Predicted 3D model of a 350-nucleotide part of an RNA (small-subunit ribosomal RNA, central domain) from a metagenome.
Its Rfam family is "Bacterial small subunit ribosomal RNA". Rfam links the family to the GO terms ribosome and structural constituent of ribosome.
The RNAcentral record of the full RNA draws on SILVA.
Context: one part of a larger RNA
RNA sequence: UUGGGCGUAAAGGGUAUGCAGGGGGCUUGUUAAGUCGGAAGUGAAAUUUCCAGGCUCAACCUGGAAAUUGCUCUCGAUACUGGCAGGCUAGAGUUUGGAAGAGGAGAAUGGAAUUCCAGGUGUAGGGGUGAAAUCUGUAGAUAUCUGGAAGAACACCAGUGGUGAAGACGAUUCUCUGGUCCAAAACUGACCCUCAGAUACGAAAGCCAGGGGAGCAAACGGGAUUAGAUACCCCGGUAGUCCUAGCCCUAAACGGUGAUCACUAGAUGCAGGAAGUAUUCAUUCUUUCUGUGUCAAAGCUAACGCAUUAAGUGAUCCGCCUGGGGAGUACGCCGGCAACGGUGAAACUC
Numbered sequence: 001u002u003g004g005g006c007g008u009a010a011a012g013g014g015u016a017u018g019c020a021g022g023g024g025g026c027u028u029g030u031u032a033a034g035u036c037g038g039a040a041g042u043g044a045a046a047u048u049u050c051c052a053g054g055c056u057c058a059a060c061c062u063g064g065a066a067a068u069u070g071c072u073c074u075c076g077a078u079a080c081u082g083g084c085a086g087g088c089u090a091g092a093g094u095u096u097g098g099a100a101g102a103g104g105a106g107a108a109u110g111g112a113a114u115u116c117c118a119g120g121u122g123u124a125g126g127g128g129u130g131a132a133a134u135c136u137g138u139a140g141a142u143a144u145c146u147g148g149a150a151g152a153a154c155a156c157c158a159g160u161g162g163u164g165a166a167g168a169c170g171a172u173u174c175u176c177u178g179g180u181c182c183a184a185a186a187c188u189g190a191c192c193c194u195c196a197g198a199u200a201c202g203a204a205a206g207c208c209a210g211g212g213g214a215g216c217a218a219a220c221g222g223g224a225u226u227a228g229a230u231a232c233c234c235c236g237g238u239a240g241u242c243c244u245a246g247c248c249c250u251a252a253a254c255g256g257u258g259a260u261c262a263c264u265a266g267a268u269g270c271a272g273g274a275a276g277u278a279u280u281c282a283u284u285c286u287u288u289c290u291g292u293g294u295c296a297a298a299g300c301u302a303a304c305g306c307a308u309u310a311a312g313u314g315a316u317c318c319g320c321c322u323g324g325g326g327a328g329u330a331c332g333c334c335g336g337c338a339a340c341g342g343u344g345a346a347a348c349u350c
């Protein structure tokens, strides 16, 4: 390479947008590039295969035929693929009317708690632990009441509930704004799917500058424990955690399951619509679309399990794997302020 694979054995890119590329609905005409058939030319010789022949045989040699699976040109065929021209509406999209939502950005506001400050009451402890001690308190703590300040997070509601492409998103109100779902028609007329490179987003930690700093808390100090204790426990505590602007670009970025489309028994929850049904209403029941769970048949699977949200049956495109270690290392290149990230071997060894 061919092949076989990628939930857990090696293997799905963190996610999206999307150019090139690859793939692509129904139908008419045309073309004849691909495709198929015929003819011609060429495809050196040797080699190869077959049939003869020559060395006593064979190897070897000689002759003939075939083959040379190809290329060029030409005459045809037109089902399929492609090109061109036209039509269609089942894919896709637009308009209209409804609906839900922690989707995003900005601003304002709120209460509980915590800590601190000031004052009142009040007196000897408080705190902490397995037990203690460091710590704190007669310079009046802890407790309790009143007032004030600050920062961060938003109890209950809260739900295998919702939204978002993923990361993620949870107090309230306002402003701006993206997407989704449902219903019925009308319109456009294949405008679609996927996507190397590229671009954008991307938890936490970390970096840069300026703010902020209540609580928590790497590092660090102390007290314990212990043989030791650079830990687990306790008392403190700085970066950081928060905001603004800019970097970093990684995660068990997980459903460990790429995207899209079609098909293939059911049962039962939850969430958002729509239609019908029963009903005085609340609401009930049935059907249906979308999302999200559980169970289970066929089928699949090494098993576990998956099972209309597939890991079933098919189609298209992309990414990735090919024994363990060495190693996600070295070298080079690219990116970054740095930290480091991306790409990514070999020797050797089992």
Base pairs, nucleotide, nucleotide: 003322004321005320006319007304008303012318014201015200016199017198021194022193023192025088026087027086028085029084030083031082033081034080035077036076037075038074040072041071042070048066049065050064051063052062053061054060091191092188093187094186095185096183097182098181099180103177104176105175106174107173108172109171110154114150115149116148117147118146119145120144121143125136126135162169163168206247207246209244210243211242215241216240220236221235222234223233258317259316260315261314262313263312266295267294268293269292270291271290272289273288274287275286276285278283299306300305323350324349325348332343333342334341335340